[in-house]
Context: one part of a larger RNA
RNA sequence: UGCUUGGACGGCUGAGGGAAGGGAGGCUCUAGUACGAGAGGAACGAGCCUCCGGCGCCACUGGUUUACCGGUUGUCUGGCAAGGCAUGCCGGGCAGCUACGUGCCAGUGGCUAAAGGCUGAAAGCAUCUAAGCCUGAAGCCAUCCCCGAAAAGAGCCGUCCUUAAGGGCUCUGCUAAAAGAGCAGGUUGAUAGGACCGGGGUGUAAGCGGCAAGCUUCGGCGAGCCGUUCAGCCCGCGGUCACUAAUCGCCCGCGCCGAGCAGUUCCAGG
Numbered sequence: 001u002g003c004u005u006g007g008a009c010g011g012c013u014g015a016g017g018g019a020a021g022g023g024a025g026g027c028u029c030u031a032g033u034a035c036g037a038g039a040g041g042a043a044c045g046a047g048c049c050u051c052c053g054g055c056g057c058c059a060c061u062g063g064u065u066u067a068c069c070g071g072u073u074g075u076c077u078g079g080c081a082a083g084g085c086a087u088g089c090c091g092g093g094c095a096g097c098u099a100c101g102u103g104c105c106a107g108u109g110g111c112u113a114a115a116g117g118c119u120g121a122a123a124g125c126a127u128c129u130a131a132g133c134c135u136g137a138a139g140c141c142a143u144c145c146c147c148g149a150a151a152a153g154a155g156c157c158g159u160c161c162u163u164a165a166g167g168g169c170u171c172u173g174c175u176a177a178a179a180g181a182g183c184a185g186g187u188u189g190a191u192a193g194g195a196c197c198g199g200g201g202u203g204u205a206a207g208c209g210g211c212a213a214g215c216u217u218c219g220g221c222g223a224g225c226c227g228u229u230c231a232g233c234c235c236g237c238g239g240u241c242a243c244u245a246a247u248c249g250c251c252c253g254c255g256c257c258g259a260g261c262a263g264u265u266c267c268a269g270g
Stems, first nucleotide, its partner, number of pairs: 006161007016147003022052008035040001053105005061099004068092005073086005094236001107143005115135004166252004170186005191245003194241005199235004207228005214221002
């Protein structure tokens, strides 16, 4: 864009399509059984475990963590404090993202292949085949999962609306994201920021007081330790509160009929 011939929103049906719907190994029972003189030695079936691969997820474990916290080197800001530069180096580390972590990846039915058969003629016999029939695979078709009214046979149901319903622009954003889209919101509001509380990371800030090896010009100085202090600093997390910003708004949005008014030679047209 089209269809459903009024327009919308929501929910379905399921033609059709996709699909990793997984693959492999070991062990135990069956069983030292069947079989076999013995030596040796199965299977149908049942169970457990592992590997490879696939699809998800982040509660746990591990990794990362140039958000963050702490220690420390060199140098600079006159000193302290606090910082700049070198991801400087080192110790930790939430969220997020991840694998080395974790969840799942049956079975059954139907139809067949090779093959094995039944009945059975041509051809008085024989023959699985010529007619007919029965079995028989990790295969094929389903069951299960995903997409799917553009399925031109273009579907169905519910609700709403008749300039409205509804949608868009715009704004705050993220369960989303290349742009679009999607999703959550826009004061009848917790969408983002902020504040507070909770939770979490680091590991006990500065200042002050006390102690202190020792040094001293006898006035004091002093690495470090202790207390104040589970401190200080920080947070992509949760909650609460409208303090800030989502203000105010704009646009799109079906067709038919009749009447009136104005204009016009009439038509067209408003």
The part of an RNA shown here (large-subunit ribosomal RNA, domain VI) has 270 nucleotides and comes from Hydrogenophilus sp.